[in-house]
RNA sequence: UUUUGAAAAAGGCACACUCUUCGAAAGAAGGGGCCGCAAAGCCACCGGUCUAAGGGGAAACCUAUGACAGCGGGGUUGCCAGU
Numbered sequence: 001u002u003u004u005g006a007a008a009a010a011g012g013c014a015c016a017c018u019c020u021u022c023g024a025a026a027g028a029a030g031g032g033g034c035c036g037c038a039a040a041g042c043c044a045c046c047g048g049u050c051u052a053a054g055g056g057g058a059a060a061c062c063u064a065u066g067a068c069a070g071c072g073g074g075g076u077u078g079c080c081a082g083u
Stems, first nucleotide, its partner, number of pairs: 003082003012037002017032006035070001041076003045073003048068003054063003
């Protein structure tokens, strides 16, 4: 440097649920929690999904400028071990 994650060690993250706060909501931040994760670190670039305050509409409903990186792809950085 390439590639892999079988075994091992050190450490890391944290689903559901729950408490507080923020938010119209989706959801987020912090505490607890511990389903799982080798990128479950980071980035909304592509596809997808969620929400619909505002806007449109007679209504049904439509709409992202709001979200999800733990939905898939992509980009980028990186621990340990094997190769």
c-di-GMP-I riboswitch aptamer from a Gammaproteobacteria bacterium, 83 nucleotides, folded computationally. NCBI's taxonomy places the organism under Bacteria, Pseudomonadati, Pseudomonadota, Gammaproteobacteria. Its Rfam family is "c-di-GMP-I riboswitch aptamer". Rfam describes the family as follows. GEMM was predicted in a large-scale screen for bacterial structured RNA regulatory elements.